Predicted 3D model of a 73-nucleotide RNA (transfer RNA) from an Acidimicrobiia bacterium.
[in-house]
RNA sequence: UCCGGAGUAGCUCAGUUGGCAGAGCAACGCACUGUUAAUGCGUGGGUCCUCGGUUCGAGCCCGAGCUCCGGAG
Numbered sequence: 001u002c003c004g005g006a007g008u009a010g011c012u013c014a015g016u017u018g019g020c021a022g023a024g025c026a027a028c029g030c031a032c033u034g035u036u037a038a039u040g041c042g043u044g045g046g047u048c049c050u051c052g053g054u055u056c057g058a059g060c061c062c063g064a065g066c067u068c069c070g071g072a073g
Stems, first nucleotide, its partner, number of pairs: 001072007010025004019056001027043005049065005
């Protein structure tokens, strides 16, 4: 320098055809009890990497950039 992949909750990751942003774990609250743990129920938590474009509408499509991983030279 070139090619490919990844970037979404504190963490690991879904989101398939553009139409209300989700799961598990973690945190917090309640129940359970001698107490803790375990278990059950519930609650909160988001600048979807950044900027721009397309569209009535973008996590999703297009362009540029940034970071990380892999490959080629």

Rfam family: tRNA. Rfam classes the family as a transfer RNA. Rfam describes the family as follows. Transfer RNA (tRNA) molecules are approximately 80 nucleotides in length.